[in-house]
RNA sequence: CUUAUCUAGAGUGGUGGAGGGAAAGGCCCUGCGAAACCACAGCAACCGGCCCUGCAAGGGGCGCCAGGUGCUAAAUCCUGCCGAAAGGCGAAGAUGAG
Numbered sequence: 001c002u003u004a005u006c007u008a009g010a011g012u013g014g015u016g017g018a019g020g021g022a023a024a025g026g027c028c029c030u031g032c033g034a035a036a037c038c039a040c041a042g043c044a045a046c047c048g049g050c051c052c053u054g055c056a057a058g059g060g061g062c063g064c065c066a067g068g069u070g071c072u073a074a075a076u077c078c079u080g081c082c083g084a085a086a087g088g089c090g091a092a093g094a095u096g097a098g
Stems, first nucleotide, its partner, number of pairs: 001098006011040005019029003024079003041072003046068002048065003051061003076092001080089003
């Protein structure tokens, strides 16, 4: 840079000792212990493996597994634009794949 997804899901313990939720504004979490690190546990199924399907495809499956990532407060915690509404579109960000 390209592309897919982002209202679901899943936490305890140890070390640590004041911050954290990307940024700004809000609103929250936090000495009943923040960040970070470690251990174990878990969630999901993007990549991967297997199976089914298909002439084939970089296709389809409410299928199976869990090796590589990722994740485990709050919708990406909320935010912009269009619309009477239903709804639609976008910016930035995160994660995967390339």
The RNA shown here (SAM riboswitch aptamer (S box leader)) has 98 nucleotides and comes from uncultured Geomonas sp. The organism belongs to Geomonas, within Bacteria.